[in-house]
RNA sequence: AGAGUUUGAUCCUGGCUCAGGACGAACGCUGGCGGCGUGCCUAAUACAUGCAAGUCGAGCGGGGAUUAUGCUUGAUCGCUUCGGUGAGACGGCAUAUAUCCUAGCGGCGGACGGGUGAGUAACGCGUGGGUAAUCUACCUCGUAGUUCGGGAUAACAGGCCGAAAGGCUUGCUAAUACCGGAUGAGUUCAUGCUUAUGCAUAUAGGCAUGAAGAAAGGGCUAGCCCGCUAUGAGAUGAGCCCGCGUCCCAUUAGCUUGUUGGUGGGGUAACGGCCUACCAAGGCAACGAUGGGUAGCCGGCCUGAGAGGGUGUACGGCCACACUGGGACUGAGACACGGCCCAGACUCCUACGGGGGGCAGCAGUAGGGAAUUUUCGGCAAUGGGCGAAAGCCUGACCGAGCGACGCCGCGUGAGGGACGAAGGCCUUCGGGUAGUAAACCUCUGUCUGGGGGGAUGAGAACGGACGGUACCCCCGGAGGAAGCCCCGGCUAACUACGUGCCAGCAGCCGCGGUAAUACGUAGGGGGCUAGCGUUGUCCGGAUUUACUGGGUGUAAAGGGCGAGUAGGCGGGACGGCAAGUCAGAUGUGAAAUACGGAGGCUCAACCUCCGGGCUGCAUUUGAAACAGCUGUUCUUGAGUGAUGGAGAGGUAAGCGGAAUUCCCGGUGUAGCGGUAAAAUGCGUAGAUAUCGGGAGGAACACCGGUGGCGAAGGCGGCUUACUGGACAUCAACUGACGCUGAGGCGCGAAAGUGUGGGGAGCAAACAGGAUUAGAUACCCUGGUAGUCCACACUGUAAACGAUGGAUACUAGGUGUGGGAGGACUGACCCCUUCCGUGCCGGAGUUAACACAAUAAGUAUCCCACCUGGGGAGUACGGUCGCAAGAUUAAAACUCAAAGGAAUUGACGGGGACCCGCACAAGCAGUGGAGUAUGUGGUUUAAUUCGAUGCAACGCGAAGAACCUUACCAAGGCUUGACAUCCUACUAACGAAGUAGAAAUACAUUAGGUGCCCUUUUAGGGAAAGUAGAGACAGGUGGUGCAUGGUUGUCGUCAGCUCGUGUCGUGAGAUGUUGGGUUAAGUCCCGCAACGAGCGCAACCCUUGUGGUUAGUUGCUACGGUAAGAGCACUCUAGCCAGACUGCCGUUGACAAAACGGAGGAAGGUGGGGAUGACGUCAAAUCAUCAUGCCCUUUAUGUCUUGGGCUACACACGUACUACAAUGGCGAUUAACAGAGGGAGGCAAGCCUGCGAAGGUAAGCGAAUCCCGAAAAGUCGCCCCAGUUCAGAUUGCAGGCUGCAAUUCGCCUGCAUGAAGCCGGAAUUGCUAGUAAUCGCAGAUCAGCAUGCUGCGGUGAAUACGUUCCCGGGUCUUGUACACACCGCCCGUCAAACCAUGAAAAUCGGAAACACCCGAAGUCUGUAGUCUAACCGCAAGGGGGACGCAGCCGAAGGUGGGUUCGGUGAUUGGGGUUAAGUCGUAACAAGGUAGCC
Repeated sequence: AGAGUUUGAUCCUGGCUCAGGACGAACGCUGGCGGCGUGCCUAAUACAUGCAAGUCGAGCGGGGAUUAUGCUUGAUCGCUUCGGUGAGACGGCAUAUAUCCUAGCGGCGGACGGGUGAGUAACGCGUGGGUAAUCUACCUCGUAGUUCGGGAUAACAGGCCGAAAGGCUUGCUAAUACCGGAUGAGUUCAUGCUUAUGCAUAUAGGCAUGAAGAAAGGGCUAGCCCGCUAUGAGAUGAGCCCGCGUCCCAUUAGCUUGUUGGUGGGGUAACGGCCUACCAAGGCAACGAUGGGUAGCCGGCCUGAGAGGGUGUACGGCCACACUGGGACUGAGACACGGCCCAGACUCCUACGGGGGGCAGCAGUAGGGAAUUUUCGGCAAUGGGCGAAAGCCUGACCGAGCGACGCCGCGUGAGGGACGAAGGCCUUCGGGUAGUAAACCUCUGUCUGGGGGGAUGAGAACGGACGGUACCCCCGGAGGAAGCCCCGGCUAACUACGUGCCAGCAGCCGCGGUAAUACGUAGGGGGCUAGCGUUGUCCGGAUUUACUGGGUGUAAAGGGCGAGUAGGCGGGACGGCAAGUCAGAUGUGAAAUACGGAGGCUCAACCUCCGGGCUGCAUUUGAAACAGCUGUUCUUGAGUGAUGGAGAGGUAAGCGGAAUUCCCGGUGUAGCGGUAAAAUGCGUAGAUAUCGGGAGGAACACCGGUGGCGAAGGCGGCUUACUGGACAUCAACUGACGCUGAGGCGCGAAAGUGUGGGGAGCAAACAGGAUUAGAUACCCUGGUAGUCCACACUGUAAACGAUGGAUACUAGGUGUGGGAGGACUGACCCCUUCCGUGCCGGAGUUAACACAAUAAGUAUCCCACCUGGGGAGUACGGUCGCAAGAUUAAAACUCAAAGGAAUUGACGGGGACCCGCACAAGCAGUGGAGUAUGUGGUUUAAUUCGAUGCAACGCGAAGAACCUUACCAAGGCUUGACAUCCUACUAACGAAGUAGAAAUACAUUAGGUGCCCUUUUAGGGAAAGUAGAGACAGGUGGUGCAUGGUUGUCGUCAGCUCGUGUCGUGAGAUGUUGGGUUAAGUCCCGCAACGAGCGCAACCCUUGUGGUUAGUUGCUACGGUAAGAGCACUCUAGCCAGACUGCCGUUGACAAAACGGAGGAAGGUGGGGAUGACGUCAAAUCAUCAUGCCCUUUAUGUCUUGGGCUACACACGUACUACAAUGGCGAUUAACAGAGGGAGGCAAGCCUGCGAAGGUAAGCGAAUCCCGAAAAGUCGCCCCAGUUCAGAUUGCAGGCUGCAAUUCGCCUGCAUGAAGCCGGAAUUGCUAGUAAUCGCAGAUCAGCAUGCUGCGGUGAAUACGUUCCCGGGUCUUGUACACACCGCCCGUCAAACCAUGAAAAUCGGAAACACCCGAAGUCUGUAGUCUAACCGCAAGGGGGACGCAGCCGAAGGUGGGUUCGGUGAUUGGGGUUAAGUCGUAACAAGGUAGCC
């Protein structure tokens, strides 16, 4: 950094897709180790169990335990003089001089820490400010104090209630709990005086007076320490306010009544409609209010070159929430996750009376889901709470566990090792690959395993969960450790087999229908690697929303047009200010992240430190060019004025003539009208035609013009009235007054609508006639709305220059309309200039076409619009409209294109030119008949196969009775009928005979003993045979769409290309087009082309003339024949000559050439043949041959007999014979060819037979002999008839070939005597020795031709011409075709599927509103009940609590609407779907030009 994909190819536009990176991921296959991170994205669903917030006895009274002391009791024991004495367990009491525990009161903390992202579009968050409008426990530093009293209450005890939770009552008691008094400042308030300051209210002080107003003790080693009260300051934290920023929808455009402001009051720590009463009527909104949807925000993270886009997991900051909703209490701080009250849902306990609960803390469970962990260890560290401290608590945290979820690191061995092992795969069978890979040899020891040692983390002491971990040492042994995806292109990597549009693949293009590098498997290869792929999402590529950085004539896209509001932008000069702008400084921009540099874990990931940066915001100082604001001024932009001329500009009224139609009258008679042709229609009741008169409506010929006017739509007879605009000249006036213009307003063709008129012509609908397969059309005859007028609506058009407006600039040329000036005698012409309107054209632009001063060029400003095709300018909603409808305007779904311009072809019921037996002009036919032959079809056991428009069909087949033969039936053979190789044996061979249809089998008894070498026999070899084994043979089996070769066809048409150059972005063009000419791309001329190649022509064969040479079998002027002689002639066959537009004339461009003529046997390629360019048709042939692959192998091979290819209702092609007199028959056996053939052959002649033929037989391997007779011709008869035409068919009798003639040959004789009397539609050949007609020969072949290939005889007619049919060539044009018109393609209907609109209705959600009810609770009121502290002697008071009432108030209820969504009989269109139906609309003039 790009690539693939629209086309036959090209350029462009434009979408789709891919390669990259990332992830809190998931899924598939696989899985060795370690480190560091990370892990419910879904159900803010419900939660069992345990833990997550306590602590302080140095605040207090109790209680308990232990200990000590004292007293008491005294089991038991010792001593005893038995009197006593001593010790003493379990206990009890007191003290505390001792220690510990603690339910309760009290203090501090439970507002932190931890979780989650439901709500929230907000001062919620971010950023920067303000607080002169505030609070702040604990902490720090100050100042001053800490005094005198009082009354209660829990605990506890007694009683009572309850299942429990818990509660009631009586009595006792303490405090750092509570209360009163004193003192009291720098505290607060009030008043007075006063200083300073500020952005307003005001704030900060000073002085004086007055009033109000505090406290608590505890420990102790007696030194102090910890507390407490008041106050000041700080620090920290918090509250509130403000500027700016913060998603989508306008198919949400108006919202708001505490709403906006004021005054008084209340409330708060504090400002404030925060609340309340009254007053005013404001406030917000197109710079997007209100409403709806979605969403926690940020630091950051991902991506990107950047600008941006996306995102907000983990870590950090802020916010919000804690089952749902409401509420307050306490407190420095909460309206409080593990507090309280109420309501609701859910759940648990219950003795049914009533109670309990809240994992979005850590684990864990169920559920949901594609998906997310252990009911772990420890407070050792860090941090937090309490405490004086020890310490206690801490699921914060530190660690471990699980998961390849991510990042990073390591390993699965290293070196040597060729016989290039085996197996695998491929193969051209030679080999190649795998592959130094393995084996094998020599090593190493990371990880794993075993053993031993063993931390840092803890910087006085104690204290280590991690952890016997990291790390270190030793041992052992290559041992335990590789997969996944891909291999058609994009995109690195190829072969084989299987499969056969099947199975399947696929991100896009697309693969698969028998040779798949694309499916599946294998081998091989490529990529990454403990991972690899897939899926999903985001950015990128995508300049495909374009700020950076796009467009709008034709690709998507300029509003139909105007004046104008808001807004945006704006001329010259001078001055001032400083919001924008620029520069400096300051503050901030948290940390982490990112970047740079260092350092620490063995490295890295990771972590630590340092640095810069954080593009921003704010404050402040300065500058003044630009832009802004302001002041003064100017005239060139703009406007006014004066003077002119031009104009279908607009509105209204009046007038005019021509024409159509109708009415009246005259003339006049049979048609008129209409069409491609007709008919409907009109007309003898008098039309059409024509003349005169009249009526009525509409439109205004000529002039008239890419002329004029208008903003556009549009405007056309003449006159008048009113009226808008433009232009030119002058330069008097104003002095930037300008440009554009979202909304809004106005104008706006035709059609259409309403009301009322009018209605001649035209004419939707409609009717009839034609056309047609149909014809609801095109054509014709009629004809109503409408077209016209007035008023009102509609508001759209291909409303187009498919080109918004304004201004300035940038070569020219040439017309035309209006004006002015110059010059001139001049109104002409000419020159200059301004405004319009056209054409051509340079630069430039453009994808190209094209545009080009009237820009699509170069620039500036403003508006409108576009972002793939279809769905769709559609649905829904809104607005407008009487309606029709208009306007605004989606989505689901679906496709990989849709499209623009240009190119080459092909095609056209487009054009131009040219050619051809293409038509025309002619001649003869085919199509009708019979027969022959081929084909289709049918039939059959088989009727073998192929050829199928021209270009298959008398074709392969130049010849099917057997054979051929490939088909069928039957009978045989299986290494085979044929080839090669091996072994053994044997000469080979083999008659007659038997069985059989034959093949074959039996029989070998008869017969037979070969060739070469060495040789004495014997032996060996070649060839052959028999037997056997397998390799193999064989196949007219398949595929001509796997092929070679060969062939047909366009077409003997004149074309098809290349090199270099030039033009074009390119495909391509040029050359090859043009003017002539030719049979010809033949030649000439011209030309950005110059040359060349394959074709054309010529060279080749043949024929036509002459010469020359040569004469046998040919010929004969010689001779009676033969022999001979000769080569003049005919002829034969070699070589030459000849024809070249060479000569003359005319035309032409002085060319090429054409025309005419001469000469000549022949004249303009003399006639004929051979010769077939690049290519087209997947044309034909696997059955001539060859051949890949597939198939078959006791058969799809091979042999044999018989049958079939010859069938026969029918259809077609090609021929033959005819239909007759240009003929038939008979006679003439009279004459004249050419080219061929001949040895298993041709056969003369003679004989026999009516004849086919037979017999005999000369000659000839052929210029010698033979086939061999040529036939049409000539003469006679027939006399127009199914005949003296025609000969089919059939019968009988024969002949020939052959092993064989029945299926199934040919010929002969006699007899029979069918159809047929010139052929419908249609169609073929031929332009001269041709058509027509006549016979002859040959190949094949035993025999068999009406076929085929050749040969000669006789021998015409016609061609004006190129309009038309067919085919072809060149140029041009259109195209939506490129498989190329046998193309493409549209719509209905029918079928299936999909999404969607409407819909009676129905279900659910949401947000409000109105009313009802009204919990808890704050507040207010009240004084019913109760009441310790204070006052009072008392009564009582003050104060308080409860109660009650009121305002507000959640949930709930009722109601009517709104809105969103689901379902929905039926219904509407839409989309998609190899081979359905009907037509043919569009693309060519698409057959009626198309389109709006």